[in-house]
Context: one part of a larger RNA
RNA sequence: GGCGCGGGGCGGAUGCCCCGGCACCGGGAGCCGACGAAGGACGCGACAGGCGGCGAAACGCCGCGGGGAGGCGCGAGUAGCCAAUGAUCCGCGGGAAUCCGAAUGGGGAAACCCGGCAGGCAAGACCUGCCACGCGCGCGUGAAGACAUAGCGCGCGCGGGGGAAUCCGGCGAACUGAAACAUCUCAGUAACCGGAAGAAAAGAAAGAAAACUCGAUUCCCCCAGUAGCGGCGAGCGAACAGGGAGAAGCCCAAAGCGAGAGAGAGCCGAACGGCCUGGAAGGGCCGCCCACAGAGCGCGAGCGGCGCGUAGGCGAAGAAUACGCUUUGACACAAGUACGCCGGGAUACGGGAAGUCCCGGCGGAAGAAGGGAGGACCGCCUCCCAAGGCUAAAGACUACCCGGUGACCGAUAGCGAAGAGUACCGUGAGGGAAAGGUGAAAAGAACCCCGGGAGGGGAGUGAAAGAGAACCUGAAACCGCGCGCCC
Numbered sequence: 001g002g003c004g005c006g007g008g009g010c011g012g013a014u015g016c017c018c019c020g021g022c023a024c025c026g027g028g029a030g031c032c033g034a035c036g037a038a039g040g041a042c043g044c045g046a047c048a049g050g051c052g053g054c055g056a057a058a059c060g061c062c063g064c065g066g067g068g069a070g071g072c073g074c075g076a077g078u079a080g081c082c083a084a085u086g087a088u089c090c091g092c093g094g095g096a097a098u099c100c101g102a103a104u105g106g107g108g109a110a111a112c113c114c115g116g117c118a119g120g121c122a123a124g125a126c127c128u129g130c131c132a133c134g135c136g137c138g139c140g141u142g143a144a145g146a147c148a149u150a151g152c153g154c155g156c157g158c159g160g161g162g163g164a165a166u167c168c169g170g171c172g173a174a175c176u177g178a179a180a181c182a183u184c185u186c187a188g189u190a191a192c193c194g195g196a197a198g199a200a201a202a203g204a205a206a207g208a209a210a211a212c213u214c215g216a217u218u219c220c221c222c223c224a225g226u227a228g229c230g231g232c233g234a235g236c237g238a239a240c241a242g243g244g245a246g247a248a249g250c251c252c253a254a255a256g257c258g259a260g261a262g263a264g265a266g267c268c269g270a271a272c273g274g275c276c277u278g279g280a281a282g283g284g285c286c287g288c289c290c291a292c293a294g295a296g297c298g299c300g301a302g303c304g305g306c307g308c309g310u311a312g313g314c315g316a317a318g319a320a321u322a323c324g325c326u327u328u329g330a331c332a333c334a335a336g337u338a339c340g341c342c343g344g345g346a347u348a349c350g351g352g353a354a355g356u357c358c359c360g361g362c363g364g365a366a367g368a369a370g371g372g373a374g375g376a377c378c379g380c381c382u383c384c385c386a387a388g389g390c391u392a393a394a395g396a397c398u399a400c401c402c403g404g405u406g407a408c409c410g411a412u413a414g415c416g417a418a419g420a421g422u423a424c425c426g427u428g429a430g431g432g433a434a435a436g437g438u439g440a441a442a443a444g445a446a447c448c449c450c451g452g453g454a455g456g457g458g459a460g461u462g463a464a465a466g467a468g469a470a471c472c473u474g475a476a477a478c479c480g481c482g483c484g485c486c487c
Stems, first nucleotide, its partner, number of pairs: 001486006008479002015472001016437002020409002022406007029398002031162002039100003042055003046078002050074002052059001061094006070082003105114003115131006133159009166197001167195004177184001181231001207214002218245004228236002249390003256325001266314003272287005288305002290294001296308003339363009349375001370385005424431002444471001447458004
């Protein structure tokens, strides 16, 4: 030095575990905000750094209901205290609610700084209230300029900001495809902007059809990859009819009255003993019982009968929500429109034989004896009344709440996160971790010994300490130690 065996260290794989995730199903709920939101800053505890809770009335105040022996959050401890005069806790309502934030008296480098007016007070300090802007309506005042108008002042009302997706509108790509590429495609997609609601939008035929026709809108099936569109390339792609879901019609204006049903903190809830092993019985053996309950979880190990539950049944205060009827009054039916031309857009339809709908420009009707449509246009026939408006349901989505399920994950997985958008990095926009497990129970090792300590050896606890907090199991690489053999 090598090999072998044994015994350690290091390391943290593997197995097992779950207060964490993932996906989906059912139900609920679906807006919040100037009465100051969402989201924050700073505070509040006997001792208090973090999280959660709360707001100078600050780990909480009042009332009502529930519940019934403990309680003072997570989270130990010391001190102390509360509770059958019913606490803690749960539900509903009320009260109060610093500062920032649309932030709104003014300013500002958010959580800070500085005012005006009025009232309280003898005054000051201090306290309370009011003071942003825009738009609408009303009243007053009112210039050039007689009237009027602008403007100015006062009052009232509304708005503003936030929200996961869904929804409506505005704006609107490119990669890509066309085996290049420009029309075309991707696509009216993505991004961006505006706006609303619990849904939104649409909606009661100037419709569709071609029958003796149907009868608002929306959604599903089908029609149909059809008819068509198309450098007739790539590709794009209807409608009618039919079947279903759900149905509801109205108004050019208002007023009055006002039941019922459902949900809801919680509550009750069957049936077991002995022996054995063991640290512990839920295991084994013996015997018994319940079951509208043998779902599941926990308890020192594998429990239908120990606990929580499960089947089944019961339930308050308070809050929230709808429909119908009656009476009275009033009133229409849309012009710079249709339509034409020019230029665009939408419609499956790329200018085409191009209708229909929408928009900008220029022109510009008729008036129900009228007008529009039936895919150029004309005649007949048929259908329908534009140029005002409202309208539930069926259909969309899931930030949120409740219940449930899994040939979903199990700590390099599953969310980025087993509490983290934290630590940390970055000027910033932004990026973005790691990290779980003693034991049934802390019984978390009194005391003694070595040591300055760290650490260790005894003792003790425990079933186990070879479970000792660097704590379940404890692989491999890697590093020592002992012995044997060989060189």
A computed fold for a 487-nucleotide part of an RNA from an uncultured Eubacteriaceae bacterium, annotated as large-subunit ribosomal RNA, domain I. It was read from a public genome assembly. Rfam family: Bacterial large subunit ribosomal RNA. Its family is annotated with structural constituent of ribosome and ribosome in the Gene Ontology. The coordinates come from a structure-prediction model, not an experiment, and the mean pLDDT is 83.